Source information:
The part of an RNA shown here (small-subunit ribosomal RNA, 3' major domain) has 445 nucleotides and comes from an uncultured bacterium. Its Rfam family is "Bacterial small subunit ribosomal RNA".

Context: one part of a larger RNA
RNA sequence: UGACGGGGGCCCGCACAAGCGGUGGAGCAUGUGGUUUAAUUCGAUGCAACGCGAAGAACCUUACCAGGGUUUGACAUGAUACGAAUUUCUUUGAAAGAAGAAAGUGCCUUUUGGAACGUAUACACAGGUGGUGCAUGGCUGUCGUCAGCUCGUGUCGUGAGAUGUUGGGUUAAGUCCCGCAACGAGCGCAACCCUUGUUUUUAGUUGCCUUAUGGAACUCUAAAAAGACUGCCGGUUAUAAACCGGAGGAAGGCGGGGAUGACGUCAAGUCCUCAUGGCCCUUACACGCUGGGCUACACACGUGCUACAAUGGCGGUGACAGUGGGUAAAUCCCCAAAAGCCGUCUCAGUUCGGAUUGUUCUCUGCAACUCGAGAGCAUGAAGGCGGAAUCGCUAGUAAUCGCGGAUCAGCAUGCCGCGGUGAAUACGUUCCCAGGCCUUGUACA
Numbered sequence: 001u002g003a004c005g006g007g008g009g010c011c012c013g014c015a016c017a018a019g020c021g022g023u024g025g026a027g028c029a030u031g032u033g034g035u036u037u038a039a040u041u042c043g044a045u046g047c048a049a050c051g052c053g054a055a056g057a058a059c060c061u062u063a064c065c066a067g068g069g070u071u072u073g074a075c076a077u078g079a080u081a082c083g084a085a086u087u088u089c090u091u092u093g094a095a096a097g098a099a100g101a102a103a104g105u106g107c108c109u110u111u112u113g114g115a116a117c118g119u120a121u122a123c124a125c126a127g128g129u130g131g132u133g134c135a136u137g138g139c140u141g142u143c144g145u146c147a148g149c150u151c152g153u154g155u156c157g158u159g160a161g162a163u164g165u166u167g168g169g170u171u172a173a174g175u176c177c178c179g180c181a182a183c184g185a186g187c188g189c190a191a192c193c194c195u196u197g198u199u200u201u202u203a204g205u206u207g208c209c210u211u212a213u214g215g216a217a218c219u220c221u222a223a224a225a226a227g228a229c230u231g232c233c234g235g236u237u238a239u240a241a242a243c244c245g246g247a248g249g250a251a252g253g254c255g256g257g258g259a260u261g262a263c264g265u266c267a268a269g270u271c272c273u274c275a276u277g278g279c280c281c282u283u284a285c286a287c288g289c290u291g292g293g294c295u296a297c298a299c300a301c302g303u304g305c306u307a308c309a310a311u312g313g314c315g316g317u318g319a320c321a322g323u324g325g326g327u328a329a330a331u332c333c334c335c336a337a338a339a340g341c342c343g344u345c346u347c348a349g350u351u352c353g354g355a356u357u358g359u360u361c362u363c364u365g366c367a368a369c370u371c372g373a374g375a376g377c378a379u380g381a382a383g384g385c386g387g388a389a390u391c392g393c394u395a396g397u398a399a400u401c402g403c404g405g406a407u408c409a410g411c412a413u414g415c416c417g418c419g420g421u422g423a424a425u426a427c428g429u430u431c432c433c434a435g436g437c438c439u440u441g442u443a444c445a
Base pairs, nucleotide, nucleotide: 001445002444003442004441005440007439008438009437010436011435013433015429016428019393020392021391022390023389026306027305028304029303030302031301032300033299034297035296042053043052064292065291066290067289069287070286073125077124078123079121080120081119082118083117086103087102088101089100090099091098092097107114108113127281128280130279132277136275137274138270139269140268141266143264148187149186150185151184152183153182154163155162156161167178168177169176193258194257195256196255198226199225200224201223202222203221204220208215209214229252232246233245234244235243236242308386312345313344314343315342316341317340324334325333326332352383357378358377359376360375361374362373363372399421400420401419402418403417404416405415
């Protein structure tokens, strides 16, 4: 100087408390461990791995396994020879491929040849999702959007270093003020950026209003402005910074969201995005193919979905969105549900719940057996609100309701977005956890 303390002081955070809803019990979905397997490809492992890489494993993907093949190779640059390229057919085979048959003579040209393309030959080489993330770049997570991390000159100290950055207030903030052997500065904070809330101006079609002519009042669209700055008033404080209350205002003290992540920490993660050193393989650890596997199942854990019902289920009726997508389109299409009203059920394992199983079909796709999704009929399991423990959330939030998109032939309870309805509670900082500043102790570095 740091780090640590079941030392002290101050402060902060859904950290606790106050509340609301969950998880942990059930069934299923999904990921992981374990076990099994010819293979169940690999990576991720406290927070910060486990609906993670994967924005979508039937083939492909695919890296794994079995079998059947190839060896200058699926791909690149070179040399030589032959043939244009290419197309069709036959046999064999699971296919990859192997063996044969036929058609075809193009383009440029100085008639030597050339540009593509195919076959053969030999070698330089190709190739590797092989190992090392503890050799690396790049990218990312985390502490943490926490308020910190430093430098120049000066001063102090033999020196390591200190000071500044500490102190008194204040703030979300090393934010600002005052003081001070310090005076300044940089990276961070804040602001500048995007979006949303109000108004004005301009422009108005496909949108709006009236209507088939028009209009620019409203909604809306999209460009430019205005607006909020502790600006005004009162109080508190130190005549400061600031805080408290008020006025006006659409909005008030950072108005609400987003993007933005300092110096560094964890030899954190990634050699399987990519790039890359050295190491290893080179008739195989390379490269095509068919089938299988990644989907196994005594079990354990994480994350979710659906429920256990009457604040409900079912039947009828019944409106009102916003993102976004469809090749162009405010024009066309995709477009809600909960809510509300009426009826029924009357507390039951039920008209709750829907797992599982049987059967008949539909769709996608060469192909749904392993292993897709959906529909009809029948079947009708566990489950009566969940032990210890544990998670999220402070407002248009939680909870609840549906809708859209990426990936995608097909497949969504996941992910990313969108709107509808719309709460409760916060006395407070004693305690738990994490963090910041000052100080103290230390046999630690």